Predicted 3D model of a 112-nucleotide RNA (FMN riboswitch aptamer (RFN element)) from uncultured Eubacterium sp. Model confidence (mean pLDDT): 84 of 100. RNAcentral holds the sequence, with entries from MGnify. The source organism's lineage runs through Bacteria, Bacillota, Eubacteriales, Eubacteriaceae and Eubacterium.
[in-house]
Formats: sequence, structure tokens, C1' cells
RNA sequence: UUUCGGGGCGGGGUGUGAUUCCCCACCGGCAGUAAAGUCUGCGACUCCCUAAAUAAUUGGGAUUGAAACGGUGUGAUUCCGUUACCGACGGUUAUAGUCCGGAUGAGAGAAA
Repeated sequence: UUUCGGGGCGGGGUGUGAUUCCCCACCGGCAGUAAAGUCUGCGACUCCCUAAAUAAUUGGGAUUGAAACGGUGUGAUUCCGUUACCGACGGUUAUAGUCCGGAUGAGAGAAA
């Protein structure tokens, strides 16, 4: 410098109305480490400060969810088994991890 860089509502129920409620279902960014949504760290979202007239932006900061038990093994909170749990903001005829939107964005980082 170039390229890449987030997945998931299917069935049933109630209702004027729900992919938002209820039952079942489905999904899991990046690095590290015995292979991780739940460990450690990072990114993303939101907010504050910073310099400039403003904005883009630069630099700094705050906030930021969730796991136990058993087994194998030199080694696993990562594998195997069982049972759990978690999921930004704005929008909506009705409350959203899964729909629409900011976003053809940003980005930890990966490859060449």
C1' cells in the first nucleotide's frame, strides 16, 4: 500500500396488531492460551474531555453482558458429556441477541 474483516426467527399460541409477548428453535467479532459467546486482553455501541469557527477528524478517558459440575489428559474454566446463562443504541400497530436504521460506516485484527 492492497484485499479481507459478524452470525441468527423456522414452527406453534394469544391478539385488531407481535420475526418484539408466551412455548419450542436458532446465532456467537479479534488476539492469547490444549481448540473459548461466559478465562485474560482488545474491538464494536454509548458518553465525557481535548485542538480548530464548526464538522469530519486527532489524542485521552469512562462505561461495557454471561458457567457450573463431571470425564480424559503432563497440560483444558478452551476438548468430551450434562445442565445453565448472556447479548449496545434509535425505530416499530405490541416489549427485538435474530426485523428496519446509523452502516456501501467503523474496527480489533488477518493475508499478500